[in-house]
Molecule: transfer RNA
Organism: uncultured Elusimicrobiales bacterium
C1' cells in the first nucleotide's frame, strides 16, 4: 500500500429499513435478626465520526477514524 471483519449503556453481546434489546453490573423496594440467594422496579445509549439515499437509517451507500486479521 491492497483486501476482509468489527465499532450498539460501565462490561460482554443481539438487533441487517418502521418504539434500541438481552445477560452481568449499578440504584431502590420486598423477603432475613443480619448477610447471601430469590422476587419486583428504576436509572443509564448523539448505535465510532461526517455526508448521502429514503416518508422513515443502528440497519443501505460513500468517505474518514480506531481495533483485529490476511496478502505483498
Nucleotide at each position: 500500500g491492497c483486501c476482509c471483519a468489527g465499532u450498539u449503556g460501565g462490561c460482554g453481546c443481539a438487533g441487517g429499513g418502521g418504539u434500541a434489546g438481552c445477560g452481568c453490573g449499578u440504584u431502590c423496594c420486598c423477603u432475613u435478626g443480619a448477610c447471601a440467594u430469590g422476587g419486583g422496579a428504576a436509572a443509564g445509549g448523539u448505535c465510532a465520526u461526517a455526508g448521502g439515499u429514503u416518508c422513515a437509517a443502528a440497519u443501505c451507500c460513500u468517505a474518514u477514524a480506531c481495533u483485529g486479521g490476511g496478502c505483498a